[in-house]
């Protein structure tokens, strides 16, 4: 320098061909217990790496850039 893959909640990851973004763990509050563990209920938390384009509408399609992984030179 080039090819491919990845970047989504605090962490690990889903989200099948474009149509209001989810789970587990963690966090907060409440209930059960004398208390802890544990169980149950509710809730907060995301400009989807950054910038642009296409579209009525983009996490999803297109282009550029950044970062990480891997392969080639």
């Nucleotide at each position: 320098g080039g090819g491919c893959c990845g970047u989504u909640a605090g962490c690990u990851c889903a989200u099948u061909u474009g149509g209001u973004a989810g789970a587990g763990c963690g966090c907060u509050u409440c209930c059960a217990u004398g208390g802890c563990a544990u169980g149950g209920a509710a809730g907060a938390g995301g400009u989807g790496g950054c910038g642009g384009g296409u579209u009525c509408g983009a996490a999803u399609c297109c282009c550029g850039c950044a970062c990480g992984g891997u392969c080639c030179a």